This is a predicted structure of a 92-nucleotide RNA (transfer RNA) from a Candidatus Micrarchaeota archaeon. It matches the Rfam family "tRNA". The family's RNA type in Rfam is transfer RNA. Model confidence (mean pLDDT): 80 of 100.

[in-house]
């Protein structure tokens, strides 16, 4: 220098080819809970019992995004076109 590929929520990704239907999922965060387990708290006949704050699990709810950036096409762009930036790979 040339080519390919990736960039979407804090993280991992789907959606892109085939433009419209809400920008989504899981995890994580936050809030709630008539559920559940549990003592590092207590009682005590020392073998058990009580409570359930905190913590974990379950369930319910909720917030969070310039779709890497810019421009163009279009009634309409995460999606199409061009340029740029960043990561990865290949060729020279």
């Nucleotide at each position: 220098g040339g080519g390919c590929u990736c960039g979407u929520a804090g993280c991992u990704c789907a959606g892109c080819c085939u433009g419209g239907u809400c920008a989504g999922a899981g995890c994580g965060g936050c809030g709630g809970u008539c559920u559940u387990a549990u003592a590092u708290g207590g009682c005590u006949u020392u073998a058990g019992c009580c409570u359930a704050a905190g913590u974990g699990a379950g369930c319910c709810g909720u917030a969070g995004g310039u779709c890497a950036g810019g421009a163009g096409u279009u009634c309409a762009a995460a999606u199409c076109u061009c340029c740029u930036c960043g990561g990865g790979c290949c060729c020279a």